[in-house]
Molecule: transfer RNA
Organism: Alkaliphilus sp. B6464
RNA sequence: AGAGGUGUAACUCAGUUGAGGAGAGUAUAUCCCUUACAAGGAUAAAGUUGCAGGCUCAAGUCCUGUCACCUCUA
Numbered sequence: 001a002g003a004g005g006u007g008u009a010a011c012u013c014a015g016u017u018g019a020g021g022a023g024a025g026u027a028u029a030u031c032c033c034u035u036a037c038a039a040g041g042a043u044a045a046a047g048u049u050g051c052a053g054g055c056u057c058a059a060g061u062c063c064u065g066u067c068a069c070c071u072c073u074a
Stems, first nucleotide, its partner, number of pairs: 001073007010026004028044005050066005
C1' cells in the first nucleotide's frame, strides 16, 4: 500500500429480504422468600446501534466517507 472481517446496554451476543414499538443472557438496584446468606421469584434502570453524511414514508440493516481492532497479501 491492497483485500477481507468485526464494532449494538457495564460484559457476552442476537437482530433473516429495509416493513417499522431497539432486544436476550450475565452483572447492577429495589422488593418478596430466609433467623441470615446463597439459590429462587417479581420489578426497574442501563442504548447517539463506532463516527459523519446520503437514499427512503421509514435505516442496526442499503450506499459513501472516516475511526479503532483482528486476519491475509505485498